RNA sequence: ACCGCCGUUGGCGAUGGGGCCCGCCGGAACCUCCGCCCUGCGGAUGAUGGCUCCUACCCGAGG
Numbered sequence: 001a002c003c004g005c006c007g008u009u010g011g012c013g014a015u016g017g018g019g020c021c022c023g024c025c026g027g028a029a030c031c032u033c034c035g036c037c038c039u040g041c042g043g044a045u046g047a048u049g050g051c052u053c054c055u056a057c058c059c060g061a062g063g
Stems, first nucleotide, its partner, number of pairs: 010025004016054006032044005
């Protein structure tokens, strides 16, 4: 110097923040789905991994 193993600060779970819970990763975890004439085009759902509250956005009704 390189490789492997163990531990670990920590990081991540399709767009924001708080609380609780679950899972994953150790330069990885993660980076949604569907259709078509498929390296391009078109379409769909959701601010959660899950529950809940707030914020933003969308739809409807009333004042």
The prediction has a mean pLDDT of 80. The RNA shown here (Fluoride riboswitch aptamer (crcB RNA motif)) has 63 nucleotides and comes from a Thermoplasmata archaeon. Rfam family: Fluoride riboswitch aptamer (crcB RNA motif). On this family, see Baker et al., Science 2012: "Widespread genetic switches and toxicity resistance proteins for fluoride". Gene Ontology terms of the family: positive regulation of gene expression and response to fluoride. The model forms 100% of the base pairs in the Rfam consensus. The sequence was found by an Rfam model in a public genome assembly. The source organism's lineage runs through Archaea, Methanobacteriati, Thermoplasmatota and Thermoplasmata.